Large-subunit ribosomal RNA, domain II from a Candidatus Yanofskybacteria bacterium, 753 nucleotides, folded computationally.
Context: one part of a larger RNA
RNA sequence: GCCAACGACUUUAUGUACAUCGCUUGCUUAAGUCUUUAGUUAGACGCAAGCAUAGGGAAACCGAGUCUUAAUAGGGCGUAUGGAAAGCAGAAUGUGGAAGGUAGAAUUUUUUCUACUGACUACAUUCUACUUUCCAAAGGUGGUGUGCAUAAGACCCGAAGCCAGAGCGAGCUACCCAUGGUCAGGAUGAAGCUCUCCGAAAGGAGAGUGGAGGUCCGUACUCACCAGUCGCGCAACACUGGGGGAUGAACUGUGGGUAGAAGUGAAAAGCUUAUCGAGCCUGGUAAUAGCUGGUUCUCUUCGAAAUAGUUUUAGGACUAGCGCUUUGUAAUUAGCCGCGGGGGUAGAGCACUGAAUGGGAUUGGGUGACGAAAGUUAUCUGUUCCAAACAAACUCCGAAUACCGCGGUGACUAUCAAGGCAGUUAGACUGUGGGGGCUAAGCUCCAUAGUCGAGAGGAGAAGAAUCCUGAUCGCCAUGUAAGGUCCCCAAAUUUAGGCUAAGUGGAAAAGGUUGUGUUCUUCCUUAAACAGGUGGAAGGUUGGCUUAGAGGUAGCCAUCCUUUAAAGAGUGUGUAACAACUCACCACUCUACUACGGGAGAAUGCGCCGAAGAUUUAACGGGGCUAAGCCUAAUACCGAACGUGCGAAUGUCUUCCAACUUCGGUUGGAAGGCGUGGUAGAAGAGCAUUCCUAACCGCAGUGAAGGAGGACCCGUGAGGGCCUCUGGAGCGUUAGGAAGAGAGAAUGUUGGC
Numbered sequence: 001g002c003c004a005a006c007g008a009c010u011u012u013a014u015g016u017a018c019a020u021c022g023c024u025u026g027c028u029u030a031a032g033u034c035u036u037u038a039g040u041u042a043g044a045c046g047c048a049a050g051c052a053u054a055g056g057g058a059a060a061c062c063g064a065g066u067c068u069u070a071a072u073a074g075g076g077c078g079u080a081u082g083g084a085a086a087g088c089a090g091a092a093u094g095u096g097g098a099a100g101g102u103a104g105a106a107u108u109u110u111u112u113c114u115a116c117u118g119a120c121u122a123c124a125u126u127c128u129a130c131u132u133u134c135c136a137a138a139g140g141u142g143g144u145g146u147g148c149a150u151a152a153g154a155c156c157c158g159a160a161g162c163c164a165g166a167g168c169g170a171g172c173u174a175c176c177c178a179u180g181g182u183c184a185g186g187a188u189g190a191a192g193c194u195c196u197c198c199g200a201a202a203g204g205a206g207a208g209u210g211g212a213g214g215u216c217c218g219u220a221c222u223c224a225c226c227a228g229u230c231g232c233g234c235a236a237c238a239c240u241g242g243g244g245g246a247u248g249a250a251c252u253g254u255g256g257g258u259a260g261a262a263g264u265g266a267a268a269a270g271c272u273u274a275u276c277g278a279g280c281c282u283g284g285u286a287a288u289a290g291c292u293g294g295u296u297c298u299c300u301u302c303g304a305a306a307u308a309g310u311u312u313u314a315g316g317a318c319u320a321g322c323g324c325u326u327u328g329u330a331a332u333u334a335g336c337c338g339c340g341g342g343g344g345u346a347g348a349g350c351a352c353u354g355a356a357u358g359g360g361a362u363u364g365g366g367u368g369a370c371g372a373a374a375g376u377u378a379u380c381u382g383u384u385c386c387a388a389a390c391a392a393a394c395u396c397c398g399a400a401u402a403c404c405g406c407g408g409u410g411a412c413u414a415u416c417a418a419g420g421c422a423g424u425u426a427g428a429c430u431g432u433g434g435g436g437g438c439u440a441a442g443c444u445c446c447a448u449a450g451u452c453g454a455g456a457g458g459a460g461a462a463g464a465a466u467c468c469u470g471a472u473c474g475c476c477a478u479g480u481a482a483g484g485u486c487c488c489c490a491a492a493u494u495u496a497g498g499c500u501a502a503g504u505g506g507a508a509a510a511g512g513u514u515g516u517g518u519u520c521u522u523c524c525u526u527a528a529a530c531a532g533g534u535g536g537a538a539g540g541u542u543g544g545c546u547u548a549g550a551g552g553u554a555g556c557c558a559u560c561c562u563u564u565a566a567a568g569a570g571u572g573u574g575u576a577a578c579a580a581c582u583c584a585c586c587a588c589u590c591u592a593c594u595a596c597g598g599g600a601g602a603a604u605g606c607g608c609c610g611a612a613g614a615u616u617u618a619a620c621g622g623g624g625c626u627a628a629g630c631c632u633a634a635u636a637c638c639g640a641a642c643g644u645g646c647g648a649a650u651g652u653c654u655u656c657c658a659a660c661u662u663c664g665g666u667u668g669g670a671a672g673g674c675g676u677g678g679u680a681g682a683a684g685a686g687c688a689u690u691c692c693u694a695a696c697c698g699c700a701g702u703g704a705a706g707g708a709g710g711a712c713c714c715g716u717g718a719g720g721g722c723c724u725c726u727g728g729a730g731c732g733u734u735a736g737g738a739a740g741a742g743a744g745a746a747u748g749u750u751g752g753c
Base pairs, nucleotide, nucleotide: 001753002752003751004750005749006748011152012151013150014149015148016147017146018145019144020143021142022141023140024139026051027050028049032045033044034043035042055062056061065077066076067075068074081136082135083134084133085132086131087130089128090127091126092125093124094123095122096121097120100117101116102115103114104113105112106111155294156293158291162284163283164282165281167280168279174258175257176256177255178254179253180252181251182250183248185217186216187215188213192209193208194207195206196205197204198203221245222244223243225242226241227240228239229238260276262272263271264270297686298685299684300683301682302681307320308319309318310317311316321424322423323421324420325419326418327417328416332414335409336408337407338406339405340404341403347397348395349394353391354390357387358386359385360384361383362382364381365380366379367378368377369376370375427452428451429450430449431448432447433446434445435444436443457468458467459466472648473647474646475645477644478643479642483638484637485636486623487622488621492635494634495633496632497631498630499629505625511609512608513607515606516605517604518603519602520601521600522599523598524597532589533588534587535586536585538562539561540560543557544556545555568583572581573580649676650675651674652673653672654671655670656669657668658667659666660665687742689739690738691737692736693735694734695733697732698731699730706726707725708724709723710722712721713720714719
């Protein structure tokens, strides 16, 4: 490294939300007891307790109220709902009847008729309150399941560490104790002693003898200063050659003693068995880890964030924001149109504030020069006038947008409210408006929009963030976008008109340019332009100054006059200075065309120079191109996972049909509308594995599981069938239930190669 097996969201309790089931004459039993069974297998008892049925208050307490308070005021927290039927009461409306009243007509009185009104009354409808009954849902309670929280090892692996123990260690090493051992050879020559000599003595000198010493040289022994070798070594500290000590605080054998907050230490926090700023072993222990790594089947629906506030907080957390999901309310919400608002930005301006420039005035103040003074002059600072201009912290002004309110319109609700579950809080680039920086950065910090993030496809040669466009699946259909159409390479060697000559195109500035196109202004031109040719280009004068000299031509000042067709007190070359040549300027010659020619200037298009680098041409993707470059206009075509067409799947909404129904709906089918990119994440539906229960279900030596193969069938898929071979004894289907329930990664664990 590969292969195989194993390997990570669990369990219990409590709470909460949702789903579902039981009961709702409220619900439920706990420990335990009894019966029963193969079996805590099934059932019964057990009513202690819990939740609920009423709330308010700190409480006493009161109670559909209560608390606050002096209060009866006010306020806080409370006092459930819908449908149907029946009964009763009331109200309103409508219709009909009606005592009575009013008006009119008729009538001798009485009375009759018509119209209006009308106590009261009948019926119908609607509404309200109450009572009863039924139903529903809500609410209640218990079980089960799922999500989440809390407590526990709490998704799995991973520290360095902390503490404990009459735990194990001094066979290494440190020091100590006891008892033994070892140190070739050579050198030096202390004290003491002896003899001789000197001395009164103390003592001194010499010779000999003597053999001291953390003495000297140097083996054994011991140490480890230097260099080399080695450095998957001979070796987890060695080897080789040098080096230090080598009678001493020497070295060494054996036995013994002292240890974990303790020993030992000529002291380095050294050593205490390859372990030491606190040994080793075992335990507490699955320590803790805001950190790193890993976390296993499928399909479908939706789909973020990298922001704000707080934080011993900054790579963590909490709340809000943004996502998912469930339920509900009503007509809102975004956008657009109209109307009405406030503003002090962009711009602009200088009326204020501030800064700054030029000119004028000044009877303001200061200073200098001249002067006797008056005053003149210069300058600074004020004041004032004129002119031109500057400002994030200036404004006499002042938009576009944006924002707010109202009305209308208006999306398959995108808005709002409540409950459950998250993730995110390192963002990046691009355009625009800004701050910081150097109007540096692939820089940094805001605002605003887009894209990436989490977005595939096409273009940009190649490229997260640019341009086009948002991928349900299939099609050897079709129209397009950006971008392209000579070849690589799909499509125009397309059309019309210009420009460029630089391979510009296919990198760059100040600056330079008689490159070339276009437009404009102006001047000269048969009275002969411009260029060319011939000739002239003089005199005062060598202007003055300066200077050695300065004669047009080193420098400074001035720059006139004359003769002329014209000629500068001189445009250059030149000389020591002159000279000489030349130019400006003039004449002649030459010759163009009456709209050309010639000169000067301005604007503008495309070019040219400026332009030197490091692996390889390397600054068109390449070939190559004079268009296949640039500008203007036009028509075709190519071109994407975009649009359309055809077929298929699926989510959701609407409508219709059928079946079932507890009458609420559910399931199936059809048609139509709108959808189906997706990380973190939420939600839904499934596949597979092992075991259990049931079957009034099956297979199997005429071959189970497992293994190998298949071009076959079913399913979107996880997967499931079928066939052949192998294998040789068990296995499945359906309906449910329970989990040691899915591996490719963790420097994973074990085994094999």
Its Rfam family is "Bacterial large subunit ribosomal RNA". Lineage of the source: Bacteria > Bacteria candidate phyla > Candidatus Yanofskyibacteriota. It was read from a public genome assembly.